This is a predicted structure of a 72-nucleotide RNA (transfer RNA) from an uncultured Clostridia bacterium.

RNA sequence: GCUAAUGUAGCACAGCGGUAGUGCACUCGCUUGGUAAGCGAGAGGUCACGGGUCCGAUUCCCGUCAUUAGCU
Numbered sequence: 001g002c003u004a005a006u007g008u009a010g011c012a013c014a015g016c017g018g019u020a021g022u023g024c025a026c027u028c029g030c031u032u033g034g035u036a037a038g039c040g041a042g043a044g045g046u047c048a049c050g051g052g053u054c055c056g057a058u059u060c061c062c063g064u065c066a067u068u069a070g071c072u
Stems, first nucleotide, its partner, number of pairs: 001071007010024004018055001026042005048064005
């Protein structure tokens, strides 16, 4: 330099056009003599950034940025 993939909660990841979710972590409660484990509830998101298509975009298209991999 070229090509491809990935970017979603603190972390790891789902979500192929119609209200953004799961696990762990965090907060509160139940349970226990106490802790861990278990159970219940809750909080936490400009979906990397900009633009386009569409009645409607996390999702489709284009560009930019970052990371990773391959090639040179």
The coordinates come from a structure-prediction model, not an experiment, and the mean pLDDT is 83.
It was read from a public genome assembly.
Its Rfam family is "tRNA".